About this RNA
This is a predicted structure of an 86-nucleotide RNA (c-di-GMP-I riboswitch aptamer) from a Bacillota bacterium. Lineage of the source: Bacteria > Bacillati > Bacillota. It matches the Rfam family "c-di-GMP-I riboswitch aptamer". Gene Ontology term of the family: cyclic-di-GMP binding. The sequence was found by an Rfam model in a public genome assembly. Its mean pLDDT, the model's own confidence on a scale to 100, is 88.
RNA sequence: CCCGCGAAAUGGCAAACGGCUCGAAAGGGUCGGACGCAAAGCCACGGGUCUAAGGCCGAAAAGGCUAUGAUCGCCGGGUUGCCGAA
Numbered sequence: 001c002c003c004g005c006g007a008a009a010u011g012g013c014a015a016a017c018g019g020c021u022c023g024a025a026a027g028g029g030u031c032g033g034a035c036g037c038a039a040a041g042c043c044a045c046g047g048g049u050c051u052a053a054g055g056c057c058g059a060a061a062a063g064g065c066u067a068u069g070a071u072c073g074c075c076g077g078g079u080u081g082c083c084g085a086a
Base pairs, nucleotide, nucleotide: 005084006083012037013036017032018031019030020029021028022027035073041079042078043077045076046075047074048071049070050069054066055065056064057063
């Protein structure tokens, strides 16, 4: 120094829930708040899951189907990266 690993330290992120806000919704942003996290940094690439505005089916209502929406804190993959005990 590299791979692997995760003791310590310095810092970092922030679940649920609440306020405001964007969105049809799922969900996002922000403030508060900490359940947790060594990539809980980043990328929807594969799978999963959530939603169904629009579209399609339906005489219509109901209802169903559908991602071009969402989730990287569901899993895998890609990529970048702090510290250095065993």